Transfer RNA from Candidatus Kaiserbacteria bacterium RIFCSPLOWO2_01_FULL_51_21, 72 nucleotides, folded computationally. Rfam family: tRNA. About the family: Transfer RNA (tRNA) molecules are approximately 80 nucleotides in length. By type it is a transfer RNA. The sequence was found in a public genome assembly.
């Protein structure tokens, strides 16, 4: 170089084309405590990137970029 797979909160994972993009864990804040840890509560925070189909895209096409794998 050809071919295949994967790219979503700091991490790790979910999401029939119609969801407030959820949940673990982690940080913050507040209760619990004589303190801390554990518990209980809250809140931060994500669809890699440009286009395209569609009333409607995290979910389909198509290109980039990145990361793995095979074959030379």
């Nucleotide at each position: 170089g050809g071919c295949c797979c994967c790219g979503u909160c700091g991490u790790c994972u979910a999401a029939c084309g119609g969801u407030u993009a959820g949940g673990a864990c982690g940080c913050c804040g507040c209760u619990c405590u004589u303190u801390c840890a554990a518990g209980g509560c809250g809140g931060c925070a994500a669809u890699a990137c440009g286009g395209g189909u569609u009333c409607g895209a995290c979910u389909c096409c198509c290109g980039u970029c990145g990361g793995g794998g095979u074959c030379a």